[in-house]
Transfer RNA from Capnocytophaga sp., 73 nucleotides, folded computationally. Model confidence (mean pLDDT): 82 of 100.
This record gives sequence, C1' cells and structure tokens, in this order.
RNA sequence: CGGGAUGUAGCGCAGUUGGUAGCGUUCACGUAUGGGGUGCGUGAGGUCGCUGGUUCGAGUCCAGUCAUCCCGA
Repeated sequence: CGGGAUGUAGCGCAGUUGGUAGCGUUCACGUAUGGGGUGCGUGAGGUCGCUGGUUCGAGUCCAGUCAUCCCGA
C1' cells in the first nucleotide's frame, strides 16, 4: 500500500426481501423463605463505531473514515 471480516445495552450476542431495536446476563424494586441461595414478576440500561448520501422511512442500501483481527505485497 491492496483485499477481506468484525463493530448493536456494563458484558456475550440476534436482528439474512429497508418499516418505530430484541434475547441472555447484569443492576434496582417487589414477591415466595425465619434468613441466604434460588425461582417468579415489574422496571432501568443502546439515537446500532463515526460522518455524510439515497429513501416517505436505514442497524439493514451506498460513499468516506476510525478501531481490532486475518491474508497478500
């Protein structure tokens, strides 16, 4: 320098014909127990790496860019 993969909640991940972002875990509260563990219920937590573009509408499509990893020179 060229090519490819990944980037979504504190952590691990899903979201595959574009249609208001979810699961597990974690945390808070409640409940069951004499208490703990544990189970159940409710809630909290992300403008999807960043910046633009297309579109009525973008996590998803397009361009650029950043970080990590892999391959090649």
The organism belongs to Capnocytophaga, within Bacteria.
A source record names the gene trnP.
Rfam family: tRNA. Rfam classes the family as a transfer RNA.